A computed fold for a 75-nucleotide RNA from Arthrobacter sp., annotated as c-di-GMP-I-GGC riboswitch aptamer. The sequence is in RNAcentral, with records from Ribocentre. The organism belongs to Arthrobacter, within Bacteria. The coordinates come from a structure-prediction model, not an experiment, and the mean pLDDT is 91. Of the family's consensus pairs, 100% are formed in the model.
[in-house]
RNA sequence: GUCGACAAAGGCAAACCCGGUGCGAGCCGGGGACGCAAAGCCACGGGACCCACGCGGUCAGCCGGGCCGCCGAAG
Numbered sequence: 001g002u003c004g005a006c007a008a009a010g011g012c013a014a015a016c017c018c019g020g021u022g023c024g025a026g027c028c029g030g031g032g033a034c035g036c037a038a039a040g041c042c043a044c045g046g047g048a049c050c051c052a053c054g055c056g057g058u059c060a061g062c063c064g065g066g067c068c069g070c071c072g073a074a075g
Base pairs, nucleotide, nucleotide: 002075003072004071011036012035016031017030018029019028020027021026034061040067041066042065044064045063046062047059048058049057050056051054
């Protein structure tokens, strides 16, 4: 460096509920855990979704890619 354990320390948080916010997709806060070795970040490509249909917007926990990152078994 790659890789990912019946390792260690932790981390994140689906659905759903409550409050807020947006025309909406959705987002924010709280609760809650389905799961995640990048479920950290990026809208570059593909895709899906929304609309007030534009040189518009949403989704990174859909796929690909890029960047940074904890630990150190076996290979």